About this RNA: The RNA shown here (Bacterial RNase P class A) has 389 nucleotides and comes from Erythrobacter sp. RIFCSPHIGHO2_12_FULL_63_10. Model confidence (mean pLDDT): 76 of 100. Rfam family: Bacterial RNase P class A. The family's RNA type in Rfam is ribozyme. The RNAcentral record of the sequence draws on ENA.

RNA sequence: CCAGGGGGCCGGGCAGCCGCGUGCACCGUAAAGUGUUCGAGGAAAGUCCGGGCUCCACGAAACAAGGGUGGCGGGUAACGCCCGCCGCGGGCGACCGUAGGGAAAGUGCCACAGAGAGUAGACCGCCCUGUUCGCAGGGUAAGGCUGAAAGGGUGCGGUAAGAGCGCACCGGGGCGCUGGUAACAGCGCUCGCACGGCAAACCCCACCCGGAGCAAGGCCAAAUAGGGGUCUCGCGCGAAAGCAGGGGCGUUUCGUCCCGAGAGACCCGGGUUGGCUGCUUGAGCCGCGCGGUAACGCACGGCCGAGAUGAAUGGCUGCCCCCGAACGGCCGGUCCUUCACGGGAUACCGCCUUCGGGACAGAACCCGGCUUACAGGCCCCCUGGCAAU
Repeated sequence: CCAGGGGGCCGGGCAGCCGCGUGCACCGUAAAGUGUUCGAGGAAAGUCCGGGCUCCACGAAACAAGGGUGGCGGGUAACGCCCGCCGCGGGCGACCGUAGGGAAAGUGCCACAGAGAGUAGACCGCCCUGUUCGCAGGGUAAGGCUGAAAGGGUGCGGUAAGAGCGCACCGGGGCGCUGGUAACAGCGCUCGCACGGCAAACCCCACCCGGAGCAAGGCCAAAUAGGGGUCUCGCGCGAAAGCAGGGGCGUUUCGUCCCGAGAGACCCGGGUUGGCUGCUUGAGCCGCGCGGUAACGCACGGCCGAGAUGAAUGGCUGCCCCCGAACGGCCGGUCCUUCACGGGAUACCGCCUUCGGGACAGAACCCGGCUUACAGGCCCCCUGGCAAU
């Protein structure tokens, strides 16, 4: 220098003027005003996971149903997230991808093509026998053909031709030893190989899970029709004990609770609209040190960085920065020409000028993640190649 891999960060700056929302102070009866403070994001987004908080439900046990997760170890409040490691696949490599429990419990599926798709299979070929030379019968899974996949692979022997039929190596099953917390790895012995793939098909195994959400929830005010509770009268059968009926608690068992035409009196709260609250100090942020490979944890010190509610966080101007364009300049480089002075050109680089542009997006109870969107730019580490030292 060329090509590439991984990680982190920024995402306009300054000044002036005008404007908006919150808190505080002053002034004011109040409304208004003045001063001051703070005022979007890395994703505030999608609302996909995990929690905090709030209300509702919840008698016990067992059993489902439904949903989710799935190598091993660790981190965390928790997770489907993160870190480290293992296996498999891809890449020369840095590195990347991985929904990665069970196919020897059972069921199911394997399209098209193909002779045959799981109790293997003779279409071509090969071999043997017969032959009227067209072919027929038998053997064979080495070779061809089809397919995503053809019942271990390569080689040697063997055979009529073949075949784990025999042997060596590789692969695979079983057992043991060693290392490792473990997933797993290595080694040894043994078995000719026996059960192809799919579980993001049903299913099985292990583990996890109540529901709804700040329009949660609480308080105040206004206005009144309906709703609920208690008592009295009344009210299925029966004198009563009790029996019968209906309904709820996911289901079952046990258990338990509620209901029963209507009328009167008294008491109570909800819906609607408006306001207040919940509301922003929190698994918080910054610095430094220690422990840990890391995710992360601990200690010390410092800081307070939005709370709006048709919903504030903006607009204009100037200078600067970045990007793009110019059949703009030709100032420097460069190129053409000349011995040189000089003259010319504008493809390329820089500079100047002019014009255009500066992404994605925007809090709405709050955190931890994931995913998706994003003009342009910066930094660090690493890999392969070429050249030079």